The part of an RNA shown here (small-subunit ribosomal RNA, 5' domain) has 520 nucleotides and comes from a Flavobacteriaceae bacterium. The sequence was found in a public genome assembly.
[in-house]
Context: one part of a larger RNA
């Protein structure tokens, strides 16, 4: 000098864009953050209308919430950096050792039957959380039979290829596994197989902090065979057998730490960092376990144990903000218990639509960067006042002020007023030809009466902070008297202090200026 997720002191007019718990992965009141589908199913409360009448009940019709069964989603999105020195990450390969819901393409198919169960109803238990028994019922829920090969498994023929186990194509035999309907008739779904796309899993080469005042480490350990397990390879697990495996090219141990793209600095080489944004990983009160599922060993799912908090009728129960706000605590220190789904994106749905603290916006903070303003021109009796001196005088403050003219950014008042919106759906038309594409119309804005534009009056509403001995731009007077104090280093101060305190003046930067901390 540059830089910062900064803090502190003094000061402060405005706007745009960004950023905002670095500490206690400390504890959390309250609200919200994941639902959706009636075009899968049974169907009720209730409402309206009607009929009957015993006048508040029964029946019929229409509409129909919540709850329940079922499907899809909840494995995404959002947060944090505890752990991890590891194939975790980065990069480059491989899988002839693998899986992949939804989506796209293609081929083929969807025949018949059955048993339950929630809800509803009845009867209980419990303070509650919740729960027990009985009867009955539906489905795109569950089960059985049929049908099927380019599927799977085993054996097999031929060919091609490969480093090998083998792979691909092909022939034959045997065995095994499918399906679901809905409706407004337009469609949307279902099953099997193949291919694609996407996502994931696994393996390997190389790279990846400090300590040798850590030198030896290791028994599922290293390898083999059999078996099991997995989507899949593998000591992944297990039985047996062998005795190996790693290490001064640093094993093992200890410390520290999420990694990268990137960021800061520097001419570069390097050095330092890992906030915001993007990718990957890990975690979700602590530890463990699996279930469901295409996918989890699952932040707002389950079970067990533990700590903590809360409720209790003392028998038992409930909870998990490292989601968005917010509270306490810690700390030098870090914001609103805001608005909207209008846009973008996501989930469900045929759609309308619903949900979305993702997101888009607004609020707070000079935290940073950038921009603008606090006037401009003229004006010498060089005014008054202040300060200084060699003091009837002069210097400086200083064109500074007064005064004259001009302008109105900004601010104030009034008026106008966006873009972001194109679609979906609906209506009309056209093309192909039977659900797609194109055109036209219509509809939709949280921000926001915001940005922006215009008009009016008026210099009106707007400057500070640090420094002035040398380094280092900027000097005098007074006070003090090794005191009070200053200080980054050298050093100032003991009676003429340009170094302390005040004043005048000056210098630097400027809505900031200094100090502190950290890095180069």
């Nucleotide at each position: 000098g540059g830089a910062u997720g900064a803090a502190c002191g003094c000061u402060a007019g405005c706007g745009g864009c960004a950023g905002g718990c670095c500490u206690a992965a400390c504890a959390c009141a309250u609200g919200c953050a994941a639902g959706u589908c009636g075009a899968g199913g049974g169907g009720u409360a209730u409402a309206u209308a009607g009929u009957g009448c015993u006048u508040g009940c029964a029946c019929u019709a229409u509409a129909g919430a919540g709850a329940c069964c079922g499907g899809c989603g909840c494995a995404c999105g959002g947060g944090u950096g505890c752990g991890u020195a590891a194939c975790g990450c980065g990069u480059a390969u491989g899988c002839a050792a693998u899986c992949u819901a939804c989506c796209u393409u293609g081929u083929a198919c969807a025949g018949g039957g059955g048993a339950a169960u929630a809800g509803c109803c009845c009867a209980g238990g419990g303070a509650a959380a919740c729960u027990u028994g009985g009867a009955u019922u539906a489905a795109u829920g569950c089960c059985c039979c049929a049908u099927a090969g380019u599927a799977u498994u085993a054996u097999u023929u031929u060919g091609u290829a490969g480093c090998a186990u083998u792979a691909c194509a092909u022939u034959a035999u045997a065995a095994u596994u499918a399906a679901a309907g809905a409706u407004u008739u337009a469609u949307c779904g279902g099953u099997a197989c193949a291919a694609g796309a996407u996502g994931a899993g696994c393996a390997u080469g190389c790279g990846u902090c400090c300590c040798a005042u850590u030198a030896g480490u290791u028994a599922g350990u290293u390898g083999g065979u059999g078996a099991g397990g997995u989507a899949a390879c593998g000591g992944c697990u297990u039985a047996c057998c062998a005795a190996g495996a790693c290490a001064a090219c640093g094993a093992u141990g200890g410390g520290u730490a999420g990694g990268g793209g990137c960021c800061c600095u520097g001419a570069g080489a390097g050095g330092g960092g890992g906030a915001u944004c993007c990718c990957c990983c890990a975690c979700a009160c602590u530890g463990g376990u699996a279930c469901u599922g295409a996918g989890a060993c699952a932040c707002g799912g389950a079970c067990c144990a533990g700590a903590c908090u809360c409720c209790u009728a003392c028998g038992g129960g409930a909870g998990g903000c490292a989601g968005c706000a917010g509270u306490g605590a810690g700390g030098a220190a870090u914001a609103u218990u805001g608005g909207a789904c209008a846009a973008u994106g996501g989930g469900c749905g045929a759609a309308a639509g619903c949900c979305u603290g993702a997101u888009c916006c607004a609020g707070c903070c000079a935290u940073g960067c950038c921009g603008c303003g606090u006037g401009c021109a003229g004006g010498a009796a060089g005014a008054c006042g202040g300060c200084c001196c060699u003091a009837u005088g002069g210097g400086u403050u200083g064109u500074a002020a007064a005064c004259u003219g001009c302008u109105u950014u900004u601010g104030u008042a009034c008026g106008g007023g966006a873009a972001g919106a194109a679609a979906c759906a609906c209506c009309c038309c056209c093309a192909c030809g039977u659900g797609u594409g194109g055109g036209g119309g219509c509809u939709u804005g949280a921000c926001g009466g915001u940005a922006c534009c215009g008009u009016a009056a008026g210099a009106a509403u707007a400057a500070g902070c640090a420094u002035c001995g040398g380094c280092u731009a900027a000097c005098u007077c007074c006070g003090u008297g090794c005191c009070a104090g200053c200080a980054g280093c050298c050093g100032c101060g003991g009676u003429a202090a340009u170094a302390c305190g005040g004043a005048g003046g000056a210098u630097g930067c400027a809505a900031g200026c200094g100090u502190u901390a950290u890095c180069c």